Predicted 3D model of a 72-nucleotide RNA (transfer RNA) from a Bacillota bacterium.
It matches the Rfam family "tRNA". Gene Ontology term of the family: triplet codon-amino acid adaptor activity. From the family's description: Transfer RNA (tRNA) molecules are approximately 80 nucleotides in length.
Lineage of the source: Bacteria > Bacillati > Bacillota.
RNA sequence: AGGGCCGUAGUCAAACGGUAAGACACAGGAUUUUGAUUCCUGCAUUUGUGGGUUCGAACCCCGCCGGCCCUG
Repeated sequence: AGGGCCGUAGUCAAACGGUAAGACACAGGAUUUUGAUUCCUGCAUUUGUGGGUUCGAACCCCGCCGGCCCUG
């Protein structure tokens, strides 16, 4: 330099173009003498970033940033 794959919460990780599941963690509560366990509730003004297409984008298109791999 060229090509391929990937980027979603603190971590892991889903999501036919129809408006972001689940688990762990964390916070509050119930239970308990306390803690742990168990149970209930909450937690993404939004998917790396900036644009575009569309009635509607995590998803399609383009640029950029970052990671891994291959070629030179």